[in-house]
Context: one part of a larger RNA
RNA sequence: UUGGGCGUAAAGAGCGUGUAGGCGGUCCGGUAAGUCGGUUGUGAAAGCCCAGGGCUCAACCCUGGGAUGCCGACCGAUACUGUCGGACUAGAGUUCGGAAGAGGCGAGUGGAAUUCCCGGUGUAGCGGUGAAAUGCGCAGAUAUCGGGAGGAACACCUAUGGCGAAGGCAGCUCGCUGGGACGUUACUGACGCUGAGACGCGAAAGCGUGGGGAGCAAACAGGAUUAGAUACCCUGGUAGUCCACGCCGUAAACGAUGGGCACUAGGUGUGGCGGGUGUCGACUCCCGCCGUGCCGGAGCUAACGCAUUAAGUGCCCCGCCUGGGGAGUACGGCCGCAAGGCUAAAACUC
Numbered sequence: 001u002u003g004g005g006c007g008u009a010a011a012g013a014g015c016g017u018g019u020a021g022g023c024g025g026u027c028c029g030g031u032a033a034g035u036c037g038g039u040u041g042u043g044a045a046a047g048c049c050c051a052g053g054g055c056u057c058a059a060c061c062c063u064g065g066g067a068u069g070c071c072g073a074c075c076g077a078u079a080c081u082g083u084c085g086g087a088c089u090a091g092a093g094u095u096c097g098g099a100a101g102a103g104g105c106g107a108g109u110g111g112a113a114u115u116c117c118c119g120g121u122g123u124a125g126c127g128g129u130g131a132a133a134u135g136c137g138c139a140g141a142u143a144u145c146g147g148g149a150g151g152a153a154c155a156c157c158u159a160u161g162g163c164g165a166a167g168g169c170a171g172c173u174c175g176c177u178g179g180g181a182c183g184u185u186a187c188u189g190a191c192g193c194u195g196a197g198a199c200g201c202g203a204a205a206g207c208g209u210g211g212g213g214a215g216c217a218a219a220c221a222g223g224a225u226u227a228g229a230u231a232c233c234c235u236g237g238u239a240g241u242c243c244a245c246g247c248c249g250u251a252a253a254c255g256a257u258g259g260g261c262a263c264u265a266g267g268u269g270u271g272g273c274g275g276g277u278g279u280c281g282a283c284u285c286c287c288g289c290c291g292u293g294c295c296g297g298a299g300c301u302a303a304c305g306c307a308u309u310a311a312g313u314g315c316c317c318c319g320c321c322u323g324g325g326g327a328g329u330a331c332g333g334c335c336g337c338a339a340g341g342c343u344a345a346a347a348c349u350c
Stems, first nucleotide, its partner, number of pairs: 003322004007304002012318001014201004021194003025088007033081002035077007048066007091191001092188003096183002103177007110154001115149007125136002162169002206247006215241002220236004258317006266295011299306002323350003332343004
C1' cells in the first nucleotide's frame, strides 16, 4: 500500500533481443466509444441534509421536503483521448560517400623471456632471507657460448586513448562478419518508446569427456618464524590456469546511478567526422555534429556531492524498497551431473 522513495541510509534486474500490455508526431474530415451537459427511469425503509412537530430539554422519535453514487434510456456538445478514412515529414528507418576502432569468429605466423634437453668453456659453490634453513651442486651445478624442444603470454607503441549492450577486447597478417559516428541528396511515411512473461549473451572459480602442460600455483610436503603458527617468509608441488565440445549462470557483474525523449550558464582537455579562413601543400586558427574526461553556475541534495554524459526541470514505460536479527535461510516448486542457482517465508527476538 490511492503515500513516500531507490549514487553513499532499505531499494536499478549483470546485459541485450523482443511477445502481451502501457504510452505515442503534424494537418484535414467522418464517427461519437471514453469525456462533458440536459431530461428521464431506477435508486425499498432506515440513515444523511433542511423545515415543522412530540417526549419539561437533549439524545431519541414522528411528519413533510430535498440531496447522492452505480446502472439504464433519450436528446445534445466535439476541445482532448479512442476509432475509421485521407494527407504530411521534423520522430524512426533505408540508399549513397569517404574515414576511425584491442568489436566478434576462424586460419596462419613473429620475436623477447622462463623452463627442459644436447654440446662447448669453466670450477666450487649456487639459491634463498630480516637472518637462516630445507633445496640444487665434484655423478661437474650456478655463470657463459652454440644448437634443439615445448607451452603460455604479447615489452616498447599505450594514453587521463579506442571499440563493445554488458561480461569484456591488445604482437603481426589474411579471410568471414556485427555495430556506431560524420557528410549527403534521394526514398519509405509514425513503421516509434518501453517491455510482465519468454529467449539469448554473460568475468573468475567450478563440473563432464578428450587433449595439452613452459611458467605460475589452491590442496599437500618440507624449512623457518612463533608461546603456538593448520598463516604471513622460503624450497618444492598436484588440481587448475591453456585448447575443443558440453554444462554452470554467479560477482564490489559498480558510475554501487534502468531505458527513451525534450528542455536548462559557461570554461578547458582529448578521440572520430565535416565545414570555413589560410596555404603550393601540411599545420595553426574559427564553427558544427558524435563520443570521452576534468572544473564550475543556477537548480537539486541530509550532507558528501551531482551539475547539457544531471543526482536539475518535465513526460512515458519497466524493475525494486517498506526497521535490525532470524535469512537470502527453512519448506515447496523449477533448473543443474554435482557444486549449487532462482523463487522465498514464519516462529522467536531487539
RNAcentral holds the full RNA, with entries from Greengenes. The part of an RNA shown here (small-subunit ribosomal RNA, central domain) has 350 nucleotides and comes from an uncultured bacterium.